[in-house]
RNA sequence: AACAGGGAUUGGUGAAAUUCCAUACCGGUGGUCAGAGUCCACAAACUAUUUUAUAUUUUAAUAGUUGAUCUGGUGCAAUUCCAGGACCGACAGUAUAGUCUGGAAGGGAGUU
Numbered sequence: 001a002a003c004a005g006g007g008a009u010u011g012g013u014g015a016a017a018u019u020c021c022a023u024a025c026c027g028g029u030g031g032u033c034a035g036a037g038u039c040c041a042c043a044a045a046c047u048a049u050u051u052u053a054u055a056u057u058u059u060a061a062u063a064g065u066u067g068a069u070c071u072g073g074u075g076c077a078a079u080u081c082c083a084g085g086a087c088c089g090a091c092a093g094u095a096u097a098g099u100c101u102g103g104a105a106g107g108g109a110g111u112u
Base pairs, nucleotide, nucleotide: 001112002111003110008023010022011021012020024099025098026089027088028042029041030040031039037087038086045065046064047063048062049061050060053057069085070084071083072082073081091102092101093100
C1' cells in the first nucleotide's frame, strides 16, 4: 500500500410479520498429528473506568460481558474428513429478525 461476511424476489395466519408458523438458505480470523459456525483463542458488539482534545462529542488504553455437537465409520492421528441426527447466531428500529433497514462509504482479527 491493497484486500479483509455470507444468507428468503418462498408459502401460511393476521388489520399489521422478509420478525410468528412451515419450509429454505448462510457460516469472519488464527491455532490444532488431519481440512472446525459448535474444540482453544481472537475480532466485531455491549458495559465500566481512566486518558486526550473538546464541551453535542472525539482519540487511546485497561478491565469485564459475549451463542451453539452428538452418534457411527475410516485412520497412527479427526468433537475438524465421510454418513446420519441436532443446535447456535451482537446492538437499535419495526408484529417478536442469523437472512430486512440502520450505526457502517465505519471498525476489524488478520492475509498478501

About this RNA:
FMN riboswitch aptamer (RFN element) from a soil metagenome, 112 nucleotides, folded computationally. Rfam family: FMN riboswitch aptamer (RFN element). About the family: The RFN element is a highly conserved domain that is found frequently in the 5'-untranslated regions of prokaryotic mRNAs that encode for flavin mononucleotide (FMN) biosynthesis and transport proteins.